Overview
A computed fold for a 529-nucleotide part of an RNA from a metagenome, annotated as small-subunit ribosomal RNA, 5' domain. RNAcentral holds the full RNA, with entries from SILVA. It matches the Rfam family "Bacterial small subunit ribosomal RNA". The prediction has a mean pLDDT of 85.

Context: one part of a larger RNA
């Protein structure tokens, strides 16, 4: 010089961008942060609606799930994603660059199915236990829950004869043959599902090599420990386990201990080589009060699951019981230090759903904070009587200074009215084609019309009002360094990055006057090149 997630001192107009607990992975009050489907299924606890019943105080109460819908429950999909946080971790971890012994729900293409049956268990009743929390018993019920039976191109297993093993229906349409016949039942379609499998995507797990802090005042480590052969267990290779056999493996090219630390693409600094670093974005990893299991599931040993163990807070009728903010806001402490208990799902993304929709402290906005970049403004011409004050002075006068004044314009920004884009594509609605179809239902496609949706928002932007009107400080002047005089002190009070100022004429301390130098900032600290 350049830089910062920065802090402090002194000052502050406005706007757009962006950043914001670096410290106690300390403890948390409150409220939100994961739901969804009734087109899976019993059903009706609340709300509406229509009808139709009872009661009677005549305008009110009950009572029938028809209907829109739904608390609670069963079942399905998501809760393994997304958000946070660097405690651990030195290699079961990043980076780059290979590999084979693997599984992959949803999606996307391909074959082939999707018959027929039983038996349960919530909800709900009765009864009952307990302070709660939560239960127990005994009865009744439905499914795309749960089990058998059939079948079986693929599939799996074989000793190469053979064995083995799936499925589920919903919704919407139509009566042309059958039955009841308004109409529906069966069927038949047309879609979503559902079964087995191949192939692909997509995301995962596994191996190997090479790289990857600092200490020798750590030199020797290691028995599942090195390799075999067998068995077991993984989706899958292996000592991944276990039996038995061998005695190996590693290590001055630093084992092994011990400190330290999340890695990387990147960021900072340098002409580079390097050095320093890992806030924000983006990958990958590891955590979830600490330790410890596994269970469901495709996927988790699972942040707002489940169990034990422990510290801790809370509740209790003392028997027992609740909870985990390193999720957004927040509040304590703790620090020199870091923000609102805020709108809205309008885009964009995600989950659920046939959709309408629902739910999203992800997002996307707003609010605070000169924390950082970047833009703007605080006027602008003219104007010598060189005003009047200060300040110095050799007293003549010089400087402040065109600076004010005082004359003539301007109106950004901010402020006050008015107007006024974009972020909104579409879902869904309707029209007309085409495919499916027995169909002019539906459903899928294409074109085309109308219309709705804005959190931000008093948006951006324009336009018009008024009036210089509402807006500059801050560090420095001995040298290094751009910029000098007076007073006052008197080795005092004080400065100080270095060198060094101060002891009566201090351009170094303080104070004025003047000047330098950056400016909504300036100086300092700190800290890296």
């Nucleotide at each position: 010089g350049a830089u910062u997630g920065a802090a402090c001192g002194c000052u502050g107009g406005c706007g757009g961008c962006a950043u914001g607990c670096c410290u106690c992975a300390u403890a948390c009050a409150u409220g939100c942060a994961a739901g969804u489907c009734g087109a899976a299924c019993g059903g009706u606890a609340a709300c509406a609606u229509a009808a139709g019943g009872a009661g009677c105080u005549u305008g009110c109460u009950c009572c029938u799930g028809a209907u829109g819908a739904c608390g609670a429950g069963u079942g399905g999909c998501g809760g393994a994603c997304g958000g946070g946080u660097g405690a651990g971790u030195a290699a079961u971890g990043c980076a780059u660059a290979a590999g084979a012994a693997u599984c992959u729900g949803c999606c996307c293409a391909g074959u082939a199915g999707c018959g027929g049956g039983g038996g349960a268990c919530a909800a709900c009743g009765u009864g009952u236990g307990g302070a709660a929390a939560c239960g127990c018993a005994c009865g009744c019920u439905a499914a795309u829950a749960c089990c058998g039976c059939a079948u079986a191109c693929g599939c799996c297993c074989u000793a190469c004869g053979g064995g083995g093993g799936a499925a589920a229906g919903g919704u919407u349409g139509c009566c042309u043959a059958u039955c009841c016949u308004u109409g529906g039942a069966a069927g038949c379609a047309a879609u979503c599902a559902c079964u087995a499998u191949u192939g692909g995507a997509u995301g995962a797990g596994c191996u190997u090599a090479u790289g990857u802090c600092a200490g020798a005042u750590u030199a020797g480590c290691u028995a599942g420990u090195u390799g075999g052969u067998a068995a077991g267990g993984u989706a899958a290779a292996g000592g991944c386990u276990u039996a038995c056999c061998a005695a190996g493996g590693c290590g001055a090219c630093g084992a092994u201990c011990u400190g330290u630390a999340g890695c990387c693409g990147g960021c900072c600094u340098g002409a580079g080589a390097g050095g320093g670093u890992g806030a924000a974005c983006a990958g990958c990893c590891a955590c979830a009060c600490u330790g410890g299991g596994a269970c469901u599931g495709a996927g988790a040993c699972a942040c707002g699951g489940c169990c034990c163990a422990g510290a801790c807070u809370c509740c209790u009728a003392c028997g027992g019981g609740a909870g985990g903010c390193a999720g957004c806001a927040g509040u304590a402490g703790g620090g020199a230090a870091u923000a609102u208990u805020g709108g809205a799902c309008a885009a964009u993304g995600g989950g659920c759903g046939a959709a309408a929709g629902c739910c999203u402290g992800a997002u996307c906005c707003a609010g605070c904070a000169a924390u950082g970049c970047c833009g703007c403004g605080u006027g602008u011409g003219u104007g010598a009587a060189g005003a009047a004050g200060g300040c110095c002075u050799g007293c003549g006068g010089g400087u402040u200074g065109u600076a004010a004044a005082g004359c003539a314009c301007u109106u950004u920004c901010a402020g006050c009215a008015a107007g006024g884009a974009a972020g909104a594509a579409a879902u869904g609605c309707u029209u007309a084609g085409g495919g499916u179809u027995a169909a002019u239902a539906g459903c899928c496609u294409u074109a085309g019309g109308a219309g709705u949706u804005g959190a931000c928002g008093u948006u951006a932007c324009u336009u018009g009002c008024a009036g210089a009107a509402g807006a500059a400080g801050c560090a420095c002047c001995g040298g290094c360094u751009a910029a000098c005089u007076c007073u006052g002190u008197g080795c005092c009070a004080g400065c100080a990055g270095c060198c060094g100022c101060g002891g009566u004429a201090a351009u170094a301390c303080a104070g004025a006057g003047g000047g330098u130098g950056c400016g909504a900032g300036c100086g300092u600290u700190a800290a890296u090149c």